Context: one part of a larger RNA
This record gives sequence, C1' cells and structure tokens, in this order.
RNA sequence: GCCAACGAGUUGAUGCAUUCGGCUUUGCCUAAGUGCCCUAAACCAGCAUGAAGGCGUAGGGAAACCGAGUGUGAAUAGCGCGAAUACGUCGCAUGCAUCAGACCCGAAACCAGGUGAGCUUGCCACGAGCAGGGUGAACUUUUUCGAAAGAAGAAGGGAAGCCCGAACCGAUAAGCCGUUCAACACUUCCGGAUGACUUGUGGUAAGGAGUGAAAAGCUAAUCGAACUUGGUAAUAGCUGGUUCUCUCCGAAAUAGCUUUUGGGCUAGCGUUAGGUGUUCCUUUUGGGGGUAGAGCACUGGAAGGUCUAAACAGGGCGAAAGCUCGUUAGACCUAUCAAACUCCGAAUACCAGAAGUCACAGCCUAGCAGUUAGACGAUGGGGGCUAAGCUCCAUACGUCAAAAAGGGAAGAGCCUUUGAUCUCAAUUUAAGGUCCCUAAAUCUAUGCUAAGUGCAUCUUAAGGUGGUGAAAUUUCUCAAACAAUGAGGAGGUUGGCUUAGAAGCAGCCAUCCUUUAAAGAAAGCGUAACAGCUCACUCAUCUAGAGAAUUUGCGCCGAAGAUAAUCGGGGCUAAGCAUAGUACCGAAACUGAGGGUGUCACGUUACUUCGGUAAUGUGGCGCGGUAGGAGAGUAUUCCACUCUGCAAUGAAGGAGAAGGGGUGACCCACUCUGGAGCGUGUGGAAGGACGAAUGUUGGC
Repeated sequence: GCCAACGAGUUGAUGCAUUCGGCUUUGCCUAAGUGCCCUAAACCAGCAUGAAGGCGUAGGGAAACCGAGUGUGAAUAGCGCGAAUACGUCGCAUGCAUCAGACCCGAAACCAGGUGAGCUUGCCACGAGCAGGGUGAACUUUUUCGAAAGAAGAAGGGAAGCCCGAACCGAUAAGCCGUUCAACACUUCCGGAUGACUUGUGGUAAGGAGUGAAAAGCUAAUCGAACUUGGUAAUAGCUGGUUCUCUCCGAAAUAGCUUUUGGGCUAGCGUUAGGUGUUCCUUUUGGGGGUAGAGCACUGGAAGGUCUAAACAGGGCGAAAGCUCGUUAGACCUAUCAAACUCCGAAUACCAGAAGUCACAGCCUAGCAGUUAGACGAUGGGGGCUAAGCUCCAUACGUCAAAAAGGGAAGAGCCUUUGAUCUCAAUUUAAGGUCCCUAAAUCUAUGCUAAGUGCAUCUUAAGGUGGUGAAAUUUCUCAAACAAUGAGGAGGUUGGCUUAGAAGCAGCCAUCCUUUAAAGAAAGCGUAACAGCUCACUCAUCUAGAGAAUUUGCGCCGAAGAUAAUCGGGGCUAAGCAUAGUACCGAAACUGAGGGUGUCACGUUACUUCGGUAAUGUGGCGCGGUAGGAGAGUAUUCCACUCUGCAAUGAAGGAGAAGGGGUGACCCACUCUGGAGCGUGUGGAAGGACGAAUGUUGGC
C1' cells in the first nucleotide's frame, strides 16, 4: 500500500411541540406500596389493586385577599391583566432541549495507593588492582672551609593529589557508521594513570521525595517531578472521522451583547405545519428633502488690479522736508476653490392614496435549523501613492460560494450568453465567431496602414517626427510666385567719436543724401587693419503652383533580460484598422417529439367514520444546488402471526458483464459450485448499511 472483518446520535429521567390512538357534555391519569404471574430463588416485564396527588374546569394581585372581576388608587375616574362560554387528559411514536461519558477517537496534565538504587548518584562495611622508566625532598653518614653562626661537596636515602608511559579509568579531534556490529559502537589521535585513584561483593537513602565537586544531572534505554494501578469513558470553545436511495424547498458569512473576536446568545436570512386573504410587487398620483451638479448671496481659502486708511515691521535715496519700495486692514472690480460653505438644485431612493396582478408574493403563530473567516466584478466614497490579486464602508447591485453548459487559447468571481427534470445522429438563436488547425464569408462596399504596426483588452510615458491620409484658415502667384541657374549688390565714405589701428562688421553716437532695375552708414564669415566671400534687395532665364500656421486618422523613434518563445499556433499586406451591410456557424437557452415527477385548478370513478382518502383524465405553473428543513422508500438481524409457503428432484452462502422489473437504494430468474436449512405478507424491536478517522485486528 491493497483486501477482508470490526468501527461513530445510543439509553434513562424530565419538559415542549407534532402525528396517531383511548376516555371525555364535567372530565382524564394514577404514583409509591401490595397481591398475582414468571423464576431453583430473585430482578425485569406483564395483570390486578391502590385518588395520596397531578393537569383541566377563573382570574387578578408581591401578598393578605377579593372574585367575573381584580390590581393600582382618595376615587363608584382612568389605565393594566382578565371574563363575556369551554377542550381537556393519558399513552405509543417522532423531532428538539436539559441532566447524565451523551455521536466516536485523541491530549499535555491533576490526585490517591503501591513497585523500584541488579542501571545510575551519594554513603557504610569487608576485600582487590596499578608493567616499566625518570626526577631525586626531608633525613643519616662523611669530607673540606670557618673562631663561631653556618656554607659547600660526596655517599646513602626514597618523598610527591611529581614527570614519561602499558594494564585500568576516561572521552580531545577527525574519520567511519547512521533501515548500524551497536537505540552512542568502531579506527586513529588524545587526558589521568600512588590518587579528591580504579574496582568486586554486601548493605543503605525514593517520587515534591532521594542523591547531586550543581549539568535541573541521575533515580532500570523513562526525569523541570520515575514506573504502575485506580479516580477515568478526566476535560478538550480544538483537529480528524461519522456508513443506503429518491423527491420538494433552500440559506448565511450581517447587527447588538459577550475576559469577546476561529466560541456563544438574541435578531436577520432557510424550511415545515397552521392561520390571514392582496396586505407583497408593478403602474400612476401626491409629498418632504439638501446629495450629484452648480454657484459665491453667507462662512472661510486663494490669484491679479484700483482706491482708501493706519502704523512706521523693514530696505534704498536725501542735510532736512520728504520721495520711493514695501507692511497691515478695509471697500470695489475681474477670474476662482470648499466633506465639516449654500442664494439654488436634480435623477434615484423613501412615505402615503388609488388601480392592476391569485402566486413564484407579503404578514402572524408554532416546531426544527444552519449561518456570524466570505471572494471578485460594477458604481459612490474613506485610508494608501486616485499603489496593490491592498484595506474599510455603502447599493433589496451582479456572479462565485452553493452553478453545470457556451465564449474568453488555458481560467471560482469576466460576458446585461444562459440557469442542466429525463431521452432524441431534430430546429432556431445568444455571447462569440466564419484562411488552416476548427463548425461557419478567402463575403459585399468605401477608405486608412507599409510599421508584420497589427491580428479582443490589459500592453506602454514625457518628448521628438518634412512617414502618410483627411478637414478647414490664411499669404504670394501667368502683371510670372517658390526653388534653381546667370548677372548686379554702387557713389558721398575709411560717416563721426574712440583707438597703435577701427575702412559696413572691438566699442559709443547718428543711421542721412545721391545714382539706380536694385543695393542696409550693413544680417553672417573673414583681416593686425585693409582686402576677400556671402546675405538682404534687383534684373534675366525657366515654368505652375508655392509658403505659413491649426485640428485630426493611421504610423515611426523613444523601446534594454534571461527557450528562436511567440498574435493560442501555422501564418497573414489582409486573414490588420475604421465605417456600413448581407449571409452562415454557434449552448444542457428557445422550439419540436415522447416519458417522469411536484403543486394548483376543474372533472370522473371507488371507498367513507361524511371531515375526506385513493385512482384516473385535462389544463396552468414548476423540477441546478452546499449548510440545512420536510417527505417517501430500499436493505440487514431478531420477534409474533401468516402463506397449514420453499428445500437432498438440493436451503443459506459463493461465482457468472450480457435475461426480466424498479427513477433509485434494490428485487426476481438462469447456469455452475455448495451441502442444510430458508423465505413471502402484515405488524413490532434494533448491536440496522463504511472509503476515508497518521482508525483497530488479521492476511498478502
């Protein structure tokens, strides 16, 4: 891991509600106990007895108490709760609640009684062990020196938590091992090795206790409180699991409170039963508003200007008077801004009246819930950076959640696609598409794009662009424009000043006159200064458009990333973009045909306790679904009755895809196996259904 078996809402008491049943015109029921039955004797169950008592028949009041009234109150007032006729009670079952282990498994823990010091820690008693080598303390003897104190040498001696190093004890570093040789070993290196040494045997100290050269170490592979049994099915607002089928409906992720925020309670939203009967909703009519917008009439902000006033904050000039720049406040004009501004002011929404609509609505009462982590999208906002697949609100918003199908290449939340009862080689469409992959236009018309721009959006910026299209404005132009080419571009004059020089062209001032077709006291280059080359301006040649600015379509640059790495791909010059149009494809949508089922209405038939029930027919509206509510069934085991059922002429069980029935759980038949019990119908009772729980046991 797989297979098989086992494996989770049970039982009792009490209460509430519902279905059914018994008795009820004033009622219904017994409880404890006792007797009988049962039993070997008991318990349980059953039958009888037993109104003590309970519920109901009257309420009000805290109560005394009063009573169809009563409480409050001074009240014969008002008001509150009642009465004005009544449906109860007991039992089976089902649902739920409370108390119990209370659907099942699961802690770490807590307490009590015991068992452990054959491991290990400390201690006690009696024992044992430590190759070899080195150093050479005290002390003794002796020699020399010395007056002495004493000093030095030699020989002997053999101390030491001394040195080196085996056994022994330990465990520094690395390797190896790491389903191991081993639940700590092995190899090499290493520390101590006469000592606070090591070790044997026996004894002793223990669980909030021991022991501890102290690490919360050790106390039998267990230690920040051992092990074991019991309390014990501890508790778990937590995690996991919770077993057959079909039908109808179908949520929530919000509010308030909470030692509360991953839990609860109440409300909201679901469902079932009963009631009400159009109350819901839609349309229409009438209302109040101060939002969006707008505005500046108020409150404030902020820009420019004019005027007036004040004080001199301050700066500049001046001898001063004063002048000027400014400062503050106010008024007016122009143009503005505001969630906490409003002279104004919608659309929606909300409230009320009326009409329509009979189902898919609303409301009330009762039983039972689940939900209280929501997500994205749209719109209006707050926070943030008008960041976030961010966060927090709002909207009878949408979808997902709990929703499949089609589209979007792929995809919870996107598409104003569509809400899947079942079947069908059927039909028409939606979104979206129609060259090939790939169903359907290589469709029609008119333009644009040349960048593979682009081929749905996200996917590009500021800025630049004499790429190209369109629109409208304006200037010049056959009296010849724009461009190009040829020619001229002069004289007074080197204007005056300045300057070493200043001649159009360093700088300052002035900027005239003449000849002209035209030519500046010069727009640029240049020279030390001149010179020189252009320009403006003019003529000629040439010939028909040329220039400026504006708006706009599609492009181009800006544009750097990790697969050649992408438009989904191939590929495409349309199969791209824009506008208009006609066909076609395209879904579980619509339609068609045929079934099933829920509910409502109207019929028919049968039965009837006359309340209805069942079957059947027609028509209308329905039938996605998590949590959850409601209903109807299937299967297993046992009991009672039944078929006076089946069975060696073969029961149960096992195997076999294929036959028949049922929407389904499942049932029936047939063949083989098996070899002794088993079923139908009705009712009852449950150890009543397995795929999951790191489930338990067994097998492989």
The part of an RNA shown here (large-subunit ribosomal RNA, domain II) has 700 nucleotides and comes from a Minisyncoccota bacterium. It matches the Rfam family "Bacterial large subunit ribosomal RNA". Its family is annotated with ribosome and structural constituent of ribosome in the Gene Ontology. Model confidence (mean pLDDT): 82 of 100. RNAcentral holds the full RNA, with entries from ENA.